Predicted 3D model of a 289-nucleotide RNA (Metazoan signal recognition particle RNA) from Umbelopsis vinacea. Its Rfam family is "Metazoan signal recognition particle RNA". From the family's description: The signal recognition particle (SRP) is a universally conserved ribonucleoprotein. It is involved in the co-translational targeting of proteins to membranes. The eukaryotic SRP consists of a 300-nucleotide 7S RNA and six proteins: SRPs 72, 68, 54, 19, 14, and 9. Archaeal SRP consists of a 7S RNA and homologues of the eukaryotic SRP19 and SRP54 proteins. Eukaryotic and archaeal 7S RNAs have very similar secondary structures, as represented by this family. Eight helical elements fold into the Alu and S domains, separated by a long linker region. The Alu domain is thought to mediate the peptide chain elongation retardation function of the SRP. The universally conserved helix which interacts with the SRP54 M domain mediates signal sequence recognition. In eukaryotes and archaea, the SRP19-helix 6 complex is thought to be involved in SRP assembly and stabilises helix 8 for SRP54 binding. The Signal Recognition Particle Database (SRPDB) provides compilations of SRP components, with phylogenetic data and structural illustrations. Many sequences below the threshold for this family are clearly closely related, but are most likely to be SRP RNA derived pseudogenes. The human genome in particular is known to contain a large amount of SRP RNA related sequence, including Alu repeats. While the threshold of this family is set high so as to minimise the number of hits to such regions, it is likely that some remain. By type it is a non-coding RNA gene. A reference for the family is Batey et al. (2000), "Crystal structure of the ribonucleoprotein core of the signal recognition particle", Science. RNAcentral holds the sequence, with entries from Rfam. Taxonomically the source falls in Umbelopsis (Eukaryota, Opisthokonta, Mucoromycota, Mucoromycotina). Its mean pLDDT, the model's own confidence on a scale to 100, is 75.
RNA sequence: ACCGGUACUUUAGCGCAGUACUGUCAACCGAGCGGUGGUAGAGGGAUGAAUUUACGCACUGUGGGAUCACGUCCCCAGCUGUCCCACGUUGAUGACAGUGUCUGAUUGAGAAUGAUGUUACUAGUGUUGGCCUGGAGUAGUCCGAGCCAACUCGGGUAUUAAAUAUGCGGGCACCGCCAAAGUCUAGCAAUAGAGCAUGGAAAACCGCAAGCAUUGUUCGGCAAGCAGAUGGCACGUCUAAGUGGAUCGCAGUUGGAACGCCAUAGUGGUCGUGGAGACUACCCCUUGU
Repeated sequence: ACCGGUACUUUAGCGCAGUACUGUCAACCGAGCGGUGGUAGAGGGAUGAAUUUACGCACUGUGGGAUCACGUCCCCAGCUGUCCCACGUUGAUGACAGUGUCUGAUUGAGAAUGAUGUUACUAGUGUUGGCCUGGAGUAGUCCGAGCCAACUCGGGUAUUAAAUAUGCGGGCACCGCCAAAGUCUAGCAAUAGAGCAUGGAAAACCGCAAGCAUUGUUCGGCAAGCAGAUGGCACGUCUAAGUGGAUCGCAGUUGGAACGCCAUAGUGGUCGUGGAGACUACCCCUUGU
């Protein structure tokens, strides 16, 4: 000489006390200020400064205000573009109310099934019947001429929308033809005529079938053009470089929302301006053992 100091709270103020921070070699007891005890140099200035606090700053909350414009925006919604992916000159996109695919009726063919028809003229060949007629003969008959009709064969032609001169069968109790045993008739006979059964088939007649022509009905696969329908798909023509998706990333823009202002409370960090400030090496001053 020292044994603490500071801030805030409390208080008229200080002290004490409480809380927080901090220092020492430095404790205990009583209490409006001292005692016991202890130890070191002590006090002040300057300097630096942990820490703390006020304001600013930023953010947030609350209350109020404004919300026309302006500004901000890591807000919401939208638009345009960009970034990314895919496709694309081996042709994106757009257009052609393109064509087809779908539907319908109409028309036509087809198939099936019906109906009708398959003609006419002419020339020739031939068959049959009829009419008429000449001649011969002792009969059966024979040799002819002419006309008509029906049919057959295949040639030519015509008409027509068109049309094979097709094939097959029957052919009757004989109301067609040919051949006709037997038979009948005529005859001396030869033979001839008639002709049943039976047979034959270019050629009375009848039927069937095919082909061809016209036409009707039915069918539902077909074809044509037309009309309708048309989301998708396929194809064609013209055009000629984008289209679609994803993402809300980026840019711009439109509209809206929030904020901006006042007051107040809190938080932040130690950025700015200040205050306080324990403590403080060296230095300066005073002083003591």